Predicted 3D model of RNase P RNA and transfer RNA as a complex of 445 nucleotides.
It holds a member of the Rfam family "Bacterial RNase P class A". It is annotated as a ribozyme.

[in-house]
RNA sequence: CAGGUCGAUUGGAUGUCCGCUGGUCACUUCGGUGACGAGAGGAAAGUCCGGGCUCCACAGAACAGGAUGGUCGGUAACGCCGACCGGUCGAAAGAUCAGGGCAAGUGCAACAGAAAGUAAACCGCCAAAAUCCGACUCGUCGGAAUGGUAAGGGUGAAACGGUGAGGUAAGAGCUCACCGGCGAUUGGGGUGACCCGAUCGGCCAUGUAAACCCCAUCCGGAGCAAGGUCAAACAGGGAGCAGUCGUUGUUCGCGGCAUGAUGACUUCCGGGUAGGCUGCUGGAGAUGACGAGCAAUUGUCAUCCUAGAUAAAUGGACAUCGAGUGGUUUUCGAAUCACUCACAGAACCCGGCUUAUAGAUCGACCUGAAUG
RNA sequence: GCGGGUGUAGCUCAGUGGCUAGAGCGUCACGUUGCCAACGUGAAUGUCGAGGGUUCGAAUCCCUUCACCCGCU
Repeated sequence: CAGGUCGAUUGGAUGUCCGCUGGUCACUUCGGUGACGAGAGGAAAGUCCGGGCUCCACAGAACAGGAUGGUCGGUAACGCCGACCGGUCGAAAGAUCAGGGCAAGUGCAACAGAAAGUAAACCGCCAAAAUCCGACUCGUCGGAAUGGUAAGGGUGAAACGGUGAGGUAAGAGCUCACCGGCGAUUGGGGUGACCCGAUCGGCCAUGUAAACCCCAUCCGGAGCAAGGUCAAACAGGGAGCAGUCGUUGUUCGCGGCAUGAUGACUUCCGGGUAGGCUGCUGGAGAUGACGAGCAAUUGUCAUCCUAGAUAAAUGGACAUCGAGUGGUUUUCGAAUCACUCACAGAACCCGGCUUAUAGAUCGACCUGAAUG
Repeated sequence: GCGGGUGUAGCUCAGUGGCUAGAGCGUCACGUUGCCAACGUGAAUGUCGAGGGUUCGAAUCCCUUCACCCGCU
């Protein structure tokens, strides 16, 4: 310098004016006004996981259902993160894996193909043994039926280890040597996944569990619209039997008085809706230093306070600068004009994951070339 | 906030992991008719919402994502 791999940061800046929502202080006619200071993110998003918090339920355990799945560690917890192990891809840096079990059981494997799971005979190879027919030189040859054979061909995603030798009628782990896999026993290393070996056994065992299923581990339910609290209007409920009015009984009728029942209003209590307040933002908090650890993470100390709306504030205008695109001029240095400025946007709070994101910047590593 | 479902031809819908994904309506062509409708015959029509994975093989199974619909309080 070229090509590539991995990771991190930022994501317009400054000023003026006018607004919006909280906080503190002052004033107030209690309606507000003024001053000071604060006011979106890396994802505030999707709501895919986990936890805090709150209420409900609960003797314990199991079943059902769901989730997770190499090992060790981190964490409040996780399906997250780190380191390591193994498989696959890459020349490498590195990337990626739902990475337990199909040698527990069951299921499935279309089409093609002879055969697709206790294998199978289409082509091919063979005729030793046993059966039949024919020929003759009379124990051989030829043929048939039948049988043997998984070496070779062909089908398929996949055909029951590979190479070589022996062996055989032809063949075959049938036998042997080496290689590969598996199982049993065992030595060494590692916390462990696992790694490096030894001996024995021809044991050779298809794939699929993001098919049912088995094994291990985890999970009580609901969610701030949780929950708490104050509490209108209207309509119910209860108490009181106090007051006023009405109806009616106590009498055959009428009136008055007394008294019982009942209705309305007034009084008190309770539940509770609208609505208000609270929960609410100081927290598994941020930054820095020092220490533990390969790392994720964590300990101590110091400093700091950094949104809290409720139909929902965080906005608008202008100026200068910055970046980009296009045009004009040009003395090729630049000048000038116009337009544009990613994704998006809090709603109880945290830890993750996933997804979206114009542009700019930085670091580490790998390969190749050249030079020293 | 919590939970569930759908996406396949122009429309409405089927579709046990397996050959070139089907049906009805619609469209087009031809026949029939003096002409039209109806009828008959034939034809065309698909990024199975998108991306990735599992598998020999995916519309179907799994994950992520997009759009739409519904329920509860």